Notes
RNAcentral holds the sequence, with entries from MGnify. Predicted 3D model of a 143-nucleotide RNA (c-di-AMP riboswitch aptamer (ydaO/yuaA leader)) from a soil metagenome.
RNA sequence: CGCCGAAUCCCCCGCCGGCAGGGUGGGGGAGCGGGGGAACCAGGCGGUGGCCGCCGGCCGCCCGGGGCGAAUCACAGAUACGACGUGUAGCGCCACUCCUUCGGCGCGAGCCCGACAGCUAACCCCGUAGGCCUUUGCGAAGG
Numbered sequence: 001c002g003c004c005g006a007a008u009c010c011c012c013c014g015c016c017g018g019c020a021g022g023g024u025g026g027g028g029g030a031g032c033g034g035g036g037g038a039a040c041c042a043g044g045c046g047g048u049g050g051c052c053g054c055c056g057g058c059c060g061c062c063c064g065g066g067g068c069g070a071a072u073c074a075c076a077g078a079u080a081c082g083a084c085g086u087g088u089a090g091c092g093c094c095a096c097u098c099c100u101u102c103g104g105c106g107c108g109a110g111c112c113c114g115a116c117a118g119c120u121a122a123c124c125c126c127g128u129a130g131g132c133c134u135u136u137g138c139g140a141a142g143g
Base pairs, nucleotide, nucleotide: 002132003131004130008030009029010028011027012026013025014024015023016022031128032127033126034125035124036123041118046062047061048060049059050058051057052056064116065113066112067111068110073087074086075085090107091106092105093104094103098143099142100141101140102139
């Protein structure tokens, strides 16, 4: 310089330093990103035990459910749990930018909420991290 990602920019205050540059902690704003949350629409009414003022209702237990992200699903293997493998929905890169096509190279994880959330105007809340590249590596066509 460039890449993944929302994760960038500006301002104020304190501290470190003689000062500047700079570092660091806290706060605010803009931008970007995410969640909750009406009507309408959509969806649903499980099993089991006990109780009651009994065809209705209450309580307990069981099967849970949901979010960020591209990161789902299937097969195979193992078989106490696993490690490992082949594909796949989907995602990223090939360097002036965008669209389409072809070619090539990769990913297809992980974490969180805690019995609870469909959509959702107003409104409310939260994040603004982390990781990688040091190479002539830098493909092509059309617009």